[in-house]
RNA sequence: GCCUACGUAGCUCAGUUGGUAGAGCGGCGGUAUCGUAAACCGCAGGUCGUCGGAUCGUUGCCGACCGUAGGCU
Numbered sequence: 001g002c003c004u005a006c007g008u009a010g011c012u013c014a015g016u017u018g019g020u021a022g023a024g025c026g027g028c029g030g031u032a033u034c035g036u037a038a039a040c041c042g043c044a045g046g047u048c049g050u051c052g053g054a055u056c057g058u059u060g061c062c063g064a065c066c067g068u069a070g071g072c073u
Base pairs, nucleotide, nucleotide: 001072002071003070004069005068006067007066010025011024012023013022019056027043028042029041030040031039049065050064051063052062053061
């Protein structure tokens, strides 16, 4: 330099014929216990890597760039 995959909550990841974004763990509060943990209930947390384009409308399509991983030379 070229090719491929990936980038979504603090972490691990879902989210497919484009239509107002979720789970598990973690965090906070509560119930319960003599107390702690487990358990159960609830809550918060996201400008979906950045910019542009197509579209009435994009996390999902197109392009460029940035980052991570792998491969080729």